Molecule: small-subunit ribosomal RNA
Organism: uncultured Candidatus Saccharibacteria bacterium
């Protein structure tokens, strides 16, 4: 930074798509390690369990434990005494009370904290947030200032007793403490009030003064005093009042802050004021009264969506998108409402009430709120552990120790992201095997890759050591990071792509199938695009896909786009409000603007530098940035405001000019129609042609008169006027605008213009008139397959007038308005000026024209009338369709108009120009193309080919011209490819190969025979022929050659594809065309050359020319033929010649003459055998038809391989209701028959042609001469002459059939030809239509020949004989060439393409209704709470009022779901009907409007030219 995609190609417009970056992601495949981050985007759904907010005994009364002790009670070991009954002693144990250990724990009262921290983003479009400011406030704990802390009282929880209840919990009684509670004393610079003074513009401030009011709590330690209780002092810490601060917060304001006008008006506490209340504080915050305000196009009100910011992603930037993690602010805590406490809350882990949900219950009643951390469930494409620790940082409480802390610090899980590392390194060629590809063969790739050798140790395993994080102590992480040693190449590479964009290619499979695809597209038998494999490319522990955002996209354009024809100028035509913009010269201000300074712009982030983790990610430090806002100072060019002037813009006055400008009234002539009269007779009218229609009741045509309505010929024009729509006979009246000239006046008064107002063709509507002509609808006649049309005849609305609606057109110059500037030439109209008075010069205005300037434009084109260069303002556009449609709204009587979407669908749609092709476009010109002629075909019979049908098979191909007497120049067998049956399998044919046999003969071959068979194939028998070299006495052996069997490769295929091909061929067309090089023009495709003017059969030639040359075609060169000369002449001739045969030459060139023309050339003439390419042939440019042929041959791919190959017999290709093509013979007298007679040419001949003779009616047979050919075969028929027939189904015609023969051939039944006799069909000149031919031609006549045994040949190819008619001419038909024009065609008119209907499908609209949501309104009811009244009297009371959440009722608004049915729309290889559009598209198209019609559409009126 661009690329692909509309076209046959091009340029442009324009959309779609791709390459980049990003992500809280998800999905697929894969997965080694570590660091740092990050992890419910959905259901603000619901939650089991545990934990997340406590702490203080140095506030308090108690309780419990504990140390020591004292006292009391009980127990009673031991010992002593004893009168033996007992007395004393009292260890031990138990227990009660008190004191004590400045010991520990603790429910409750009390204090502080639970308003922080943590979470979430539902709500919120707002002073919520951001930024900059402000004044009328509060602030616990903290710091600071100045003081104080005196002395009393009444309760209550706890504990105890009793009671209710399942529980939660509650009630009663007794009793008790405080830093709990209550009042009292005292107090100031605190608060309230009085007065005075000073200062001040006011508001108010300061000072002084009078009176009044408001406080408190203790606790601990040490020492001292006291018997003790207790008190005092000092210290510490609390408490009360107070000053200032800090911190945090409340409130107010400017500016910024999403979409929607299909939301345009909103608002009653609403806006302001006064008084009062309320608050920490201002304030309609609340209330009473007063006023009627306030907001809004600079977007109010309403609706939708949304937490805001720092920032994050992208981008060159401007922007665009986003608001996870981290930081700041806000809001919320199941859904709502409410207050209490408090410094702070309307309080996430407090309270009360309502609602929904869940749980417990003994059914009476209770309990709960994970959007705290984990976890569960649900939802979802999707998001982790019911972990460790308070060691650090921070927070709460405490004097402190300390306690609490799911904040936080750590660990775990997840490739979710970013960063780093690894999966080895060095050597190593038999370039292994395998895999893949390829070849005639060698081979190539994977690939130094592997194996193998050596080495290393990130990682891994093991052992040992071992931090920092902590200033005394304290370490969850953690025996972690890190370090050392030992061992170990070991466990560690995938994913996507591979047609182009886009780096990377082959094979196989598949066969428009399966599938791919981001776009264009790929796949129908050779797919680099599907699937697999191998190779290759990219990235890499990831890689792809999907979603989303930015970019590319200058595709919303501020930077940075457009509007003549591509989307886009409003009907603009006028007026004009807001708004925007605005002439010249001074002065002032300093608002914009510019400069400087100050404040702020939190931190983090980004950028730069340095530093710390081995590096990096990450982290730290510093700088810079923070484009903004505020304040102050300065500058004054420009813009702005104010002020003073000016005249150039604008307007006005005066005098003139032209005009279909407008409105109203009157008048006129022509035409037309009607009526009357006259005159007159059979038609008129209409059309391509007709008919409907009018007319003998007298039309049409003609004359005269009268009546009526509409429109104004000529003038008339590229002309005039008007703002546009539009305006036309003449006259008069009223009236608007424009232009010119002159001197004055005003003094920027201007330009543009949303909203708004006015105007606005035709059609249409309402009411009333009018109605001659024309004429939607309607009716009839034609046309037509139909004809709801075009054509014709009638004809109603309408067209006209008056009054009022409508408000649209291709309302167009498809071009908004204003101003300025930028070479010219010219026409017309109308004014003015000048002079030399003219066909003059000059100037203004209006209306045009040219294109030779610059410039612009995609091109066409525009070009002083800009689409050029600039300024200002308005309107409009953003792919095509859906659609100018739906819904809503406004307007309208209606028709409808205006405004104006979305879903869905699609990769294009479009503009200009280019080359072709085409046209029921034009011009020029050819052709047996038509015309003029001659003869045919189409009707008959037969032949032949084809289709169809039939069949076991009727083999196959050829199918408009360009298939059909074609392949086929010969189907009885063969041919033959088809069918039935019978046979063969390395094969009928070729090459190589494995094993093996034989060559003194296996097998086969040849000949002759045998058996059976349809034959092939097979059986049996006999005879015959079978090589060379070397070696050996010989046999033999070896080699070669030959033959056989066998094996494998193969052979074979008229099997398929002519749409894989070669070659060959047809056709346009023997038409005159088709191209190239250089050069020039054009952005380009392309054009010129090869378009003009002539001429020719011809792109033949001449001339002209931005072209100059050249090539393939044309012509000529070749062959035949016509004339002459000449050479040679046998087989010609009796012979010489001639004709002739075979050769070689000559001759014709518009050369000569006349005329025309620049020339090319044309017309005429002479001469000549031939005259204007003499005639005929061969020869076929670039290309077209995927034309024909795989069955002539060759050949790619595919297919068959005991058969789709090969052999054989028989059958079929010859069938036969039928249709078509091409022919033959006829229908007769220009003839038929009979007899007689005359005259050719080409060609062929030894398996042949066959004279001549005999036989036979004949086909032919039997003999037989000649000829390997100018020697022989060899001879025409029409024609001529004579006779008969006498117009008939015949003496025409010969089909068909019967009988008998001949010939060919193994064979003549299917299925040959010919002969004889007999038979004697149709047919009497052929409908529509159609073919050939322009001179030795048509027509008629016969002859020859290839193929071939024979022949279905009437065919093909040749040959001669006789021998015409006609062509005015190019209007028409067909075909062709050149030029031009239109095109929506390019597969190219056999093109393209429109609409209904039918079917399928998709989304939206309407829709009786129905279901749910939202926000309000009105009424009712009304919990808790707050405010307040009353009562009883002081309480945790009772009962009212006000306010309110929720609820109920009601009628509307609005959003969404469903919805029978309805109307349209889109999409969909092969449906139906027509053929509307594109060419003059066959009736020019299109726009508006009205009516009609199955449909495209038709018709009327007006308009546009695209």
């Nucleotide at each position: 930074a661009g690329a692909g995609u509309c076209u046959g190609a091009u340029c442009c417009u324009g959309g779609c798509u791709c390459a980049g970056g990003a992500u809280g992601a998800a999905c697929g495949c894969u997965g080694g390690c570590g660091g740092c981050a990050u992890g419910c985007c959905u259901a603000a759904g619901c939650u089991a369990u545990g934990c997340a907010a406590g702490u203080c005994g140095a506030a308090c009364g108690g309780u419990c434990c504990u140390u020591a002790g004292u006292u009391g009670a009980a127990u009673g070991a031991u010992c002593u005494c004893u009168u033996c009954g007992g007395a004393g002693u009292g260890a031990u144990u138990u227990u009660a009370a008190c004191u004590u250990c400045u010991g520990g724990a603790u429910a409750g009262u009390g204090g502080c904290a639970g308003a922080c921290g943590a979470g979430u983003g539902a709500g919120u479009a707002a002073c919520a947030c951001g930024u900059a400011g402000g004044a009328a406030c509060g602030u616990a704990c903290c710091c600071u200032u100045a003081a104080g802390u005196c002395a009393a009282g009444a309760a209550u929880a706890g504990c105890c007793c009793g009671a209710a209840g399942a529980a939660a919990u509650u009630c009663g009684g007794a009793u008790u403490a405080a830093u709990a509670c209550u009042g009292g004393a005292u107090a100031g610079u605190c608060c309230c009030c009085u007065u005075a003074a000073a200062c001040g513009a006011c508001a108010g401030u300061u000072u002084a003064u009078u009176g009044g009011g408001u406080a408190a709590a203790g606790u601990c330690a040490a020492u001292c005093a006291g018997c003790a209780a207790u008190g005092a002092u000092u210290g510490a810490u609390g408490c009360u009042u107070u000053u200032g601060g800090a911190u945090c917060g409340g409130c107010c304001u400017g500016c910024g802050u999403c979409c929607u006008a299909u939301c345009a008006g909103c608002u009653a506490g609403u806006u302001g004021g006064u008084g009062a209340g309320g608050u920490a504080a201002u304030g309609g915050c609340u209330u009473a009264c007063c006023a009627a305000g306030g907001c809004u196009a600079c977007g109010a009100c309403g609706g939708g969506u949304a937490g805001g910011g720092g920032g994050c992603g992208u981008g060159a930037g401007a922007g665009c998108g986003c608001g996870a993690c981290c930081c700041c602010c806000c809001a919320c805590g199941a859904g709502g409402g409410c207050a209490c406490u408090g410094a702070g809350a309307u309080a996430c882990g407090g309270g009360c009430c309502c609602u929904a949900c869940a749980c417990c219950u003994a059914c009476g009643g209770g309990u709960g709120g994970c959007a705290g951390c984990a976890a569960g469930u649900a939802g979802g494409a999707a998001u982790c552990a019911u972990g460790c620790g308070c060691a650090a940082u921070g927070g709460g409480g405490g004097a402190a120790a300390c306690c609490c802390u799911g904040a936080c610090g750590c660990u775990g899980c997840g490739a979710u992201g970013c960063c780093g590392c690894g999966u080895g390194u060095g050597g190593g060629a038999u370039u292994a095997a395998g895999a893949c590809c390829a070849u005639a063969a060698u081979g190539g790739u994977u690939g130094u890759a592997a194996a193998c050798c050596a080495c290393u140790g990130u990682g891994g395993a093991g052992u040992g050591g071992g931090a920092a994080g902590a200033u005394u102590a304290u370490g969850a992480c953690g025996g972690u990071a890190c370090c050392a040693c030992u061992c170990u190449a070991g466990a560690a590479a995938g994913c996507a792509g591979u047609u182009g964009c886009u780096a990377a290619c082959u094979a196989c499979g598949u066969g428009c199938c399966a599938g791919a695809a981001g776009c264009c597209u790929c796949g129908g038998u050779c797919a680099u695009a599907c699937g697999u494999a191998g190779g290759c490319u990219g990235c890499a522990a990831g890689c792809g896909u999907u979603g989303u955002c930015c970019g590319g996209a200058g595709u919303u354009a501020u930077u940075g786009g457009g509007c003549g024809u591509a989307a886009a100028g409003g009907g603009u035509u006028g007026g004009g409000u807001a708004g925007g913009u605005g002439g010249u010269u001074g002065g002032a201000u300093g608002c914009g603007u510019c400069g400087g300074a100050a404040g702020u712009u939190a931190a983090a982030u980004c950028u730069c530098a340095c530093g710390g983790c081995u590096c990096a990610a990450c982290c730290g430090u510093g700088a810079a940035c923070a484009u903004g806002c505020u304040u102050c100072c300065g500058a004054u060019a420009c813009g702005a405001u104010c002020u003073a002037a000016c005249u150039g813009g604008a307007a006005c006055a005066u005098c003139g000019c032209a005009g279909g400008g407008g409105c109203u009234a009157g008048c006129a002539g022509a035409a037309c129609a009607g009526u009357g009269c006259a005159a007159g007779u059979a038609g008129g009218g209409g059309u391509u042609a007709a008919a409907u229609c009018c007319g003998u009741u007298g039309a049409u045509a003609u004359g005269c008169a009268c009546u009526g309505g509409a429109a104004u010929a000529c003038c008339a024009a590229a002309g005039g006027c008007g703002u546009a729509g539009g305006c036309a006979g003449c006259u008069a009246g009223c009236u608007g605008g424009g232009c010119g000239a002159u001197u004055g006046u005003u003094g920027a008064c201007a330009c543009u213009a949303a909203a708004c107002c006015a105007c606005g063709a035709a059609a249409g509507c309402u009411a009333g008139g009018g109605u001659a002509g024309c004429g939607a609808a309607a009716c009839g006649g034609a046309u037509u397959a139909g004809a709801u049309a075009c054509c014709c005849g009638u004809g109603u609305a309408g067209u006209c007038c008056u009054a009022g609606c409508c408000g649209u057109a291709a309302a167009c110059g498809a071009u908004g308005g204003a101003c300025a500037c930028u070479a010219g030439c010219u026409u017309g109209a109308u004014g003015g000026u000048c002079u030399u008075u003219a066909u003059g010069a000059u100037u203004g205005u209006c209306a045009g024209g040219c294109g030779u300037a610059a410039g612009c434009u995609a091109a066409c084109g525009c070009g002083u009338u800009a689409a050029g260069u600039g300024u200002c303002c308005c309107g409009c556009c953003u792919g095509g369709g859906g659609a100018g449609u739906a819904c809503g709204a406004u307007c309208g009587c209606a028709a409808g108009a205006u405004u104006a979407a979305a879903a869905c669908u699609u990769a294009a749609a479009g503009g200009a120009a280019u080359u072709g092709g085409c046209g029921g476009g034009g011009g020029c010109u050819c052709g047996c193309a038509c015309a003029a002629g001659c003869g045919g075909u189409g009707g008959a019979g037969c032949g032949c080919g084809u289709g169809g049908u039939u069949u076991a098979a009727u083999u196959g191909g050829a199918u408009g011209c360009u298939a059909c007497g074609c392949c086929a120049a010969g189907a009885a067998c063969c041919u033959u490819a088809c069918c039935a049956g019978g046979c063969c399998u390395u094969g009928a044919c070729a090459u190589g190969u494995u094993u093996u046999c034989c060559u003194a003969a296996a097998u086969g071959c040849u000949c002759a025979a045998u058996c059976a068979g349809a034959a092939a194939a097979g059986u049996u028998u006999g005879a015959g022929a079978a090589c060379c070299u070397g070696u050996u006495u010989a046999a033999u052996c070896a080699g070669g050659g030959g033959g056989g069997a066998u094996u494998c490769a193969c052979a074979g295929g008229u099997g398929u594809u002519g749409c894989a091909c070669g070659g060959c061929u047809g056709u346009c067309g023997u038409c005159a065309g088709c191209u190239c090089g250089u050069c020039u023009c054009g952005u380009g495709a392309g054009a010129g050359g090869u378009a003009g003017g002539g001429u020719u059969a011809a792109g033949u030639c001449c001339u002209a020319c931005a072209a100059c040359g050249a090539g393939c075609g044309c012509a000529a060169c070749c062959c035949g033929u016509a004339c002459c000369g000449u050479g040679u002449g046998u087989u010609g001739u009796a012979a010489c010649a001639c004709u002739c045969a075979c050769g070689c030459g000559g001759a014709a060139c518009u050369g000569c003459c006349c005329u025309c023309g620049u020339a090319a050339g044309a017309g005429g003439g002479a001469g000549g055998a031939a005259g204007g390419u003499g005639c005929g042939g061969a020869c076929g440019a670039u290309g077209u038809c995927a034309a024909g042929u795989c069955a002539g041959c060759g050949u790619u791919g595919c297919c068959c391989u005991u058969a789709u190959g090969g052999c054989c017999u028989g059958g079929g290709c010859g069938a036969c209701a039928c249709a078509c093509a091409c022919g033959c013979u006829a229908c007769a007298a220009u003839g038929g028959c009979a007899u007689a007679g005359a005259u050719a040419a080409u060609a062929g001949g030894u398996u042949g042609c066959c004279a001549c003779c005999u036989c036979g009616u004949a086909a032919g047979a039997g003999g037989g001469a000649g000829c390997u050919a100018a020697u022989c075969c060899c001879u025409a028929a029409a024609c001529u002459a004579u006779g008969c027939c006498c117009c008939a189904g015949u003496u025409c015609g010969g089909a068909u059939u019967g009988a008998g023969g001949u010939c060919u051939g193994c064979a003549a039944c299917u299925c040959g030809a010919c002969c004889u006799c007999a038979u004697g069909a149709a047919g009497u000149u052929g409908g529509a239509a159609u073919c050939g031919c322009u001179a030795g031609u048509a027509a008629c006549c016969g002859c020859g020949u290839a193929u071939c045994a024979g022949c279905c040949a009437c065919g093909g190819c040749g040959c001669g004989g006789u021998g015409a008619a006609u062509a005015c001419g190019u209007u028409c038909u067909c075909g062709a060439g050149c030029c031009u024009u239109g095109c929506a065609c390019a597969c190219a008119c056999c093109g393209c393409c429109c609409g209904u209907c039918a079917c399928a499908u998709a989304a939206g609209c309407c829709g009786a209704g129905u279901u749910g949501g939202g926000a309000a309104c009105a009424g009712c009811c009304g919990a808790a709470g707050c405010u307040u009244g009353u009562a009883u009297u002081u309480a945790u009371u009772a009962u009212g009022a006000g306010u309110u959440a929720a609820g109920c009722u009601g009628g509307g608004c609005u959003c969404a779901g469903c919805g029978a049915g309805g109307a349209g729309u889109g999409u969909g290889a092969a449906g139906u009907c027509g053929c509307a559009a594109c060419a003059a598209g066959g009736u020019g198209u299109c726009c508006c409007u009205a009516g009609g019609g199955g449909a495209a559409u038709c018709u009327g009126g007006g308009g546009a030219c695209g």